[in-house]
Context: one part of a larger RNA
RNA sequence: AUCUCUCCAAGGAACUCGGCAAAUUGACCCCGUAUCUUCGGUAGAAGGGGUGCCAGCUUUACCGCUGGUCGCAGCGAAUUGAUCCAACCGACUGUUUAGCAAAAACACAGCUCUCUGCAAAGUCGUAAGACGAAGUAUAGGGAGUGACACGUGACCAAUGCGGAAAGGUGAAACCCGGAGGUGCAAGCUUCUGGACUAAGCCCCCGUGAAUGUCGGCCGUAACUAUAACGGUCCUAAGGUAGCGAAAUUCCUUGUCAGGUAAGUUCUGACCUGCACGAAUCGUGUAACGAGUUGGGUACUGUCUCGGGGAGACGCUCA
Numbered sequence: 001a002u003c004u005c006u007c008c009a010a011g012g013a014a015c016u017c018g019g020c021a022a023a024u025u026g027a028c029c030c031c032g033u034a035u036c037u038u039c040g041g042u043a044g045a046a047g048g049g050g051u052g053c054c055a056g057c058u059u060u061a062c063c064g065c066u067g068g069u070c071g072c073a074g075c076g077a078a079u080u081g082a083u084c085c086a087a088c089c090g091a092c093u094g095u096u097u098a099g100c101a102a103a104a105a106c107a108c109a110g111c112u113c114u115c116u117g118c119a120a121a122g123u124c125g126u127a128a129g130a131c132g133a134a135g136u137a138u139a140g141g142g143a144g145u146g147a148c149a150c151g152u153g154a155c156c157a158a159u160g161c162g163g164a165a166a167g168g169u170g171a172a173a174c175c176c177g178g179a180g181g182u183g184c185a186a187g188c189u190u191c192u193g194g195a196c197u198a199a200g201c202c203c204c205c206g207u208g209a210a211u212g213u214c215g216g217c218c219g220u221a222a223c224u225a226u227a228a229c230g231g232u233c234c235u236a237a238g239g240u241a242g243c244g245a246a247a248u249u250c251c252u253u254g255u256c257a258g259g260u261a262a263g264u265u266c267u268g269a270c271c272u273g274c275a276c277g278a279a280u281c282g283u284g285u286a287a288c289g290a291g292u293u294g295g296g297u298a299c300u301g302u303c304u305c306g307g308g309g310a311g312a313c314g315c316u317c318a
Stems, first nucleotide, its partner, number of pairs: 002312007010304002014302001019299001027051005036041001038147001052069006070074001082297007089289002094106002110145007122131003148284004153214003158211002160207004167202003175194008215233005242276001243273001254270005
């Protein structure tokens, strides 16, 4: 020097990507407890005080009250929550990459669509047969979304799906012809034309909690600016409510405000949304989270800046 512990003046996050690690807190009793809330919670919120022994009184009591008394210290050792504010995501408890990822991923209750009338649909199997189910649409299969609250806009042109006794197209066979070969003939055979015609496709209609999509240019108000308004082109229709520099914003450390002495992060606004947007859900949301982010209190060797101590390892000897 290394490893594991332990103590430290003054300061107290100045360390660092980041309080990582450590320290703080800790048990029981009493007091007290905000905001928000789905009224259950949040909550052990936060924040205070007490705790030994002896005597007396009172008791079921080792509880309680009063007085006294010892120590630096009374849950005298050990076990034994640090906490608060705010934002994002996911409602929650759960599940997961056995061996670098535990999460915002999966699941979930709830919601919606769709298929299925029972010898069900669907699945496994060549089949027999089996599951579904000893169930029967309040059931079963598939798909999406994901508690709850308020909502869920426009477009059926494309793609998909469903429907549809018209029409078009549409193979072989059957049918009706033509020509050739062969044969005395019946016939057999080769080539060819026509008519008829299933599903499908075209055509028509419907369908978005189906796959999906949801514009451009120009002008205009008595300061300026802006444009409620007008014109025009295109489209199937041109993004509604709500949200918005966002887990989405390139320019960008946008601008303003807050917090700091100082803030590319954070919070609140603005809207110029490169490139949010409504069940690939939109916006909120109490509770919850070994989730992500910012801030505060307490606390500390993280640091200023190091130092002391113990053990181990190591070295020598046995």
Molecule: large-subunit ribosomal RNA, domain IV
Organism: Puniceicoccales bacterium